[in-house]
RNA sequence: GAAGGCUAGACGAUCGCGCGCCGCAUGGCGUGAGGAAAGUCCGGGCUCCACAGGCGAGGAUGCCAGCUAACGGCUGGGCGGGGCAACCCGACGGAAAGUGCCGCAGAAAAGAAGACUCCAACUGGCGCCUUCGGGCGCAAAGGGAAAAGCUGAAACGGUGCGGUAAGAGCGCACCAGCACGACGGUAACGACGUGGCUUGGUAAACCCCAUCCGGAGCAAGCGCGAAUAGGAACGCGAUACGGUCCGCCUGCCGUGCGUUCGGGUAGCGUGCUAGAGCGCUGCGGUGACGCAGCGCCAAGAUAAAUGGUCGUCCAAGACAGAACCCGGCUUAUCGGCCUUC
RNA sequence: GAGGCAUAGCUCAGCUGGUAGAGCAUCCGCCUCACACGCGGGGGGUCACAGGUUCGAGUCCUGCUGUCUCC
Numbered sequence: 001g002a003a004g005g006c007u008a009g010a011c012g013a014u015c016g017c018g019c020g021c022c023g024c025a026u027g028g029c030g031u032g033a034g035g036a037a038a039g040u041c042c043g044g045g046c047u048c049c050a051c052a053g054g055c056g057a058g059g060a061u062g063c064c065a066g067c068u069a070a071c072g073g074c075u076g077g078g079c080g081g082g083g084c085a086a087c088c089c090g091a092c093g094g095a096a097a098g099u100g101c102c103g104c105a106g107a108a109a110a111g112a113a114g115a116c117u118c119c120a121a122c123u124g125g126c127g128c129c130u131u132c133g134g135g136c137g138c139a140a141a142g143g144g145a146a147a148a149g150c151u152g153a154a155a156c157g158g159u160g161c162g163g164u165a166a167g168a169g170c171g172c173a174c175c176a177g178c179a180c181g182a183c184g185g186u187a188a189c190g191a192c193g194u195g196g197c198u199u200g201g202u203a204a205a206c207c208c209c210a211u212c213c214g215g216a217g218c219a220a221g222c223g224c225g226a227a228u229a230g231g232a233a234c235g236c237g238a239u240a241c242g243g244u245c246c247g248c249c250u251g252c253c254g255u256g257c258g259u260u261c262g263g264g265u266a267g268c269g270u271g272c273u274a275g276a277g278c279g280c281u282g283c284g285g286u287g288a289c290g291c292a293g294c295g296c297c298a299a300g301a302u303a304a305a306u307g308g309u310c311g312u313c314c315a316a317g318a319c320a321g322a323a324c325c326c327g328g329c330u331u332a333u334c335g336g337c338c339u340u341c
Numbered sequence: 342g343a344g345g346c347a348u349a350g351c352u353c354a355g356c357u358g359g360u361a362g363a364g365c366a367u368c369c370g371c372c373u374c375a376c377a378c379g380c381g382g383g384g385g386g387u388c389a390c391a392g393g394u395u396c397g398a399g400u401c402c403u404g405c406u407g408u409c410u411c412c
Base pairs, nucleotide, nucleotide: 001341002340003339004338005337006336007335009313010312011311012310013309014308015307017032018031019030020029021028022027034319038330039329041328042327043326044325045324046217047216048215049214058213059212060211061210062209063077064076065075066074067073078092079090080089081088082087093208094207098206099205100202101201102200116149117148118144119143122142123141125138126137127136128135129134157175158174159173160172161171162170176198177197178195179194180193181192183190184189221270222269223268224267231261232260233259234258235257236256240255241254242253243252244251277296278295279294280293281292282291283290284289314317342411343410344409345408346407347406350365351364352363353362359396367383368382369381370380371379390404391403392402393401
């Protein structure tokens, strides 16, 4: 230098706080934050709601195989990249299904399209020479070509030899890619042979393919339940008031009183912490992990406890604090120790 | 527990990635005796921060910080 793990001031005294148990009681005993309790970025449990099944929409994931309750996590392998190396990093399906985009510059930005410079065999033209066979030159017509120049992040495989008027996978050798065949491997893939087949980039643009996903969240949900107000039913009332009538009586309705019932609020309880739990040993597996045995119980608050002071020591103490629970990821973190390479 | 926003001093645009803009404010000049109004011109940006995708990022993706709203 690289990889992995552990720890997170220690001890004592004293005064307090939450919870549990004991006690009639003053009180006593026990116990009391994290590796990230954080961000809420993923996955699951749990609870309620919805639900015949399928398609679609939307979202997520994306080399292969495995682990797992599940995952966007982890393990092993492949491929690519970095490092002298130990080792580290990778959103790593498809651009040959289709569509879009590629500013400026440049001839041309993806359509086998295009022609600024370039080339001059062939057809034609013009000029010069001629031994009359032809030769040389010009380039603005037809023609040839992507080799070179220029531009750009990127220019239609690369290098070399041949070939040609000049050129071109046009031919050949090697290299890169692609397709096909057979071999090894569960697979990703590797290595071999054949074929001139040569196809730009972008999917963290739309999209295609494969796989997965119902919604909401402990303020979920469940139980008990005042005072007050309102509701329903029943009863009471010779009486009073109002209504029903032109008026009166009876009856009925309401106001009133009482009893009962049910819903809701405050409040209380539950959910709540013994769980995909932790430790050790053995076995299986390269490993993640699984199986078996033994042992252990380790916060549960609700305006919210886990703190203050003193003393001693040292390496001089970081980031930070539970709020239903668990598995991960990411981010923050003074230092110290151990193992392997 | 759930969702949004961050661009000039302030309030906000910025579409399908291609040289970052408007209004107000500020500065200078003109106008006026002077000021205001008006007219003309200028300056001012780590697009909160870090990394990635891409030839190229304010814009797309991830992380992170701050802030706001709702239950």
Background: Predicted 3D model of RNase P RNA and transfer RNA as a complex of 412 nucleotides. Its mean pLDDT, the model's own confidence on a scale to 100, is 78. It holds a member of the Rfam family "Bacterial RNase P class A". It is annotated as a ribozyme. About the family: Ribonuclease P (RNase P) is a ubiquitous endoribonuclease, found in archaea, bacteria and eukarya as well as chloroplasts and mitochondria.